[in-house]
Molecule: transfer RNA
Organism: Chthoniobacteraceae bacterium
RNA sequence: GGCGGGGUAGCCAAGUGGUAAGGCACGGCUCUGCAAAAGCUGUAUUCGAGAGUUCGAUUCUCUCCCCCGCCU
Numbered sequence: 001g002g003c004g005g006g007g008u009a010g011c012c013a014a015g016u017g018g019u020a021a022g023g024c025a026c027g028g029c030u031c032u033g034c035a036a037a038a039g040c041u042g043u044a045u046u047c048g049a050g051a052g053u054u055c056g057a058u059u060c061u062c063u064c065c066c067c068c069g070c071c072u
Base pairs, nucleotide, nucleotide: 001071002070003069004068005067006066007065010024011023012022018055026042027041028040029039030038048064049063050062051061052060
């Protein structure tokens, strides 16, 4: 330099045009004599950044940044 995969909450991770599931962790509540366990509940408003297409973009297109792999 070329090709491919990936970047989503503190961490892991699903979703791939109609506005973001789940788990762990954390906060609050219930339960308990206290705690643990269990149960309920809350947390994403720049989905790596910018631009474009669209009524509408995490999703499609372009450029760039970062990580991983392959080729040279």